[in-house]
RNA sequence: GGCAGAGUAGAUACCAUGCGUCAAGUGCUAAGGGAUGGGAAGUUGCCCUUAGACGAAAGGCAGUUUCCGCUAAAUGUCUGCGACAUGGUACCGCGUCCACUGUU
Numbered sequence: 001g002g003c004a005g006a007g008u009a010g011a012u013a014c015c016a017u018g019c020g021u022c023a024a025g026u027g028c029u030a031a032g033g034g035a036u037g038g039g040a041a042g043u044u045g046c047c048c049u050u051a052g053a054c055g056a057a058a059g060g061c062a063g064u065u066u067c068c069g070c071u072a073a074a075u076g077u078c079u080g081c082g083a084c085a086u087g088g089u090a091c092c093g094c095g096u097c098c099a100c101u102g103u104u
Base pairs, nucleotide, nucleotide: 001104002103003102004101005100010092012090013089014088015087016086017085018084019082020081021080028052029051030050031049032048033047034046038098039097040096042094058079059078060077061076062075064074065073066072
């Protein structure tokens, strides 16, 4: 020098725990900022903040409390729902340069 490989942020699926279902969250747009293979810079990607637009699937059961009673509310629990949060597993996974491993 050549060849090959490993390794990121994250994405998807499943599981567990939890949150909301009187709607936050997620997603979308704009601006600003931050982190990002082992190192450097870096954005197609990711995260945070602000502003804006849009926006939903709800029901059952039980006793207790409030109430004269009906009823209603609070509480607990169960089945669903949400392009919900966190963690684990599986799989996918840096375009440049330098490095790392193996081989020549």